[in-house]
C1' cells in the first nucleotide's frame, strides 16, 4: 500500500431482505433481611464510529474518512 471483518447503553450482544432502537450483566430506588448476600418489582442510561448522499422514511443502502483486528506483498 491492496483486500476482508468489526464499530449500537458503563460492559457483552440483538434488531427477522429500509418503517417507533431492545435484552442480559452492571448502576440507582423500593420490597424482603437484625445487617449483608440472594430473590422480586420499578427506574435511568443511546447524536447506532464521523461526514455526505439516496429515500416519504436509514443502525440497515451508496461514497469517503477514522479506530481496532486479520490477511497478501
Nucleotide at each position: 500500500a491492496g483486500c476482508c471483518c468489526a464499530g449500537u447503553a458503563a460492559c457483552u450482544c440483538a434488531a427477522u431482505u429500509g418503517g417507533u432502537a431492545g435484552a442480559g450483566u452492571a448502576g440507582c430506588a423500593g420490597a424482603u433481611u437484625c445487617u449483608g448476600a440472594u430473590u422480586c418489582u420499578g427506574u435511568a442510561g443511546g447524536u447506532u464510529g464521523u461526514a455526505c448522499g439516496u429515500u416519504c422514511a436509514a443502525a440497515u443502502c451508496g461514497u469517503a474518512c477514522c479506530u481496532g483486528g486479520g490477511u497478501u506483498g